[in-house]
Context: one part of a larger RNA
Molecule: small-subunit ribosomal RNA, central domain
Organism: metagenome
RNA sequence: CUGGGCUUAAAGGGCGAGUAGGUGGUUAUUUAAGAUAGCUGUGAAAGGCAUGGGCUUAACCUGUGGACGCCAGCUAAGACUGAAUAACUAGAGUCUAGGAGAGGGGAGUGGAAUUUCCGGUGUAGCGGUGAAAUGCGUAGAUAUCGGAAGGAACACCCGUGGCGAAGGCGGCUCUCUGGCCUAAGACUGACGCUGAGGAGCGAAAGCGUGGGUAGCGAACAGGAUUAGAUACCCUGGUAGUCCACGCAGUAAACGAUGAGUACUAGUUGUUGGUGUGACCAAGAGUCACGUAAGUAACGAAGCGAAAGCGAUAAGUACUCCGCCUGGGGAAUACGGCCGCAAGGUUAAAACUC
Numbered sequence: 001c002u003g004g005g006c007u008u009a010a011a012g013g014g015c016g017a018g019u020a021g022g023u024g025g026u027u028a029u030u031u032a033a034g035a036u037a038g039c040u041g042u043g044a045a046a047g048g049c050a051u052g053g054g055c056u057u058a059a060c061c062u063g064u065g066g067a068c069g070c071c072a073g074c075u076a077a078g079a080c081u082g083a084a085u086a087a088c089u090a091g092a093g094u095c096u097a098g099g100a101g102a103g104g105g106g107a108g109u110g111g112a113a114u115u116u117c118c119g120g121u122g123u124a125g126c127g128g129u130g131a132a133a134u135g136c137g138u139a140g141a142u143a144u145c146g147g148a149a150g151g152a153a154c155a156c157c158c159g160u161g162g163c164g165a166a167g168g169c170g171g172c173u174c175u176c177u178g179g180c181c182u183a184a185g186a187c188u189g190a191c192g193c194u195g196a197g198g199a200g201c202g203a204a205a206g207c208g209u210g211g212g213u214a215g216c217g218a219a220c221a222g223g224a225u226u227a228g229a230u231a232c233c234c235u236g237g238u239a240g241u242c243c244a245c246g247c248a249g250u251a252a253a254c255g256a257u258g259a260g261u262a263c264u265a266g267u268u269g270u271u272g273g274u275g276u277g278a279c280c281a282a283g284a285g286u287c288a289c290g291u292a293a294g295u296a297a298c299g300a301a302g303c304g305a306a307a308g309c310g311a312u313a314a315g316u317a318c319u320c321c322g323c324c325u326g327g328g329g330a331a332u333a334c335g336g337c338c339g340c341a342a343g344g345u346u347a348a349a350a351c352u353c
Stems, first nucleotide, its partner, number of pairs: 003325004007307002012321001014201002021194003025088007033081002036076006042069001049065006091191001092188004096183004103177007110154001115149007125136002162169002206247006215241002220236004258320006266298006273291007302309002326353003335346004
């Protein structure tokens, strides 16, 4: 390389849109590039293979045959792939009417709580722990009542509930905006799928500039614990956490499971629709059956090393991409690219078992 693989053994790219490329529905006609068949030419000899012969045999020599090709030309046929033309509607999309939603951006606003400050009441403790101490407090704390300020987060509702491609998204109102679902038709007519590069989005921590800072809290300081305690516990506390703009580009970025299409028993719950029917106390009601879309629990066949998966497949197939190829060395070195830096990305070898 081929092959075999990628939930957990090595292996699915963090995620979507999309370029090149790969691949692609139904019908008819044409073509004949691929593919198929036949013929012709060529494919030197030696060597190799098969089978004979010659040296006493063998090596060696030699006769004959066959073989040897992404080869070229001609002819045939026209199923399949391609190409061209014409058409179609089952894929895909558009329109109309409804529907649900923490989907995203911006602006405004609300209450509870913590903290601080001011004022009142009030007096000796408070706080904290396994127990303590550091700490706070007679300069009046803790507790309690009233008021003010400021920042951050939104209890109940809240639900294997919902939305989003992923990261993720939760008080309320307004505004701008993306996607999804359903019903019945009409329209376009393969416009589809995947997607190397490239560009975009991308938790937390981190970085730059400027703000902000209530609580929490790396670092740090102190108190404990301990043989020690650079920890776990306690009292404080800076960066940070928050906002704006810019950078960074990584995570157990996980369903450890790439995307798309088709097919293959059922049962149960639930979310948002929709159709039919029944009940009715007439409610935006309840129930039953069906239907397509989601989200869960079980489970036949099948798969699997097993655990388990099982129409949301890890089953049966196809298309396209990414990735793996013993452990360590190695989340590495060197070089390239990117970055303000931290570092990221690409990615070896010696050696060793």